[in-house]
Molecule: transfer RNA
Organism: Thaumarchaeota archaeon AC-661-D09
RNA sequence: GGUGAGGUAGUACAGUCCGGUAGUGCGUGGGCCUGCAAAGCCCGAAGUCGAGAGUUCAAAUCUCUCCCUCACCU
Repeated sequence: GGUGAGGUAGUACAGUCCGGUAGUGCGUGGGCCUGCAAAGCCCGAAGUCGAGAGUUCAAAUCUCUCCCUCACCU
């Protein structure tokens, strides 16, 4: 340098194909339970969806440019 995959909550990821309320597990805060804890159950907080621009009534999702990570090729 080329090709492909990926970037979404603290963390691991789903959602993207086919635009329409941003979610799940773990972690974390509170509660229930218990003699106390663990386990279990209930509730909550936490997100400029990598950056910018475009299309659209509406973009995590479509288009363009750029940045970063990984794999392969050279």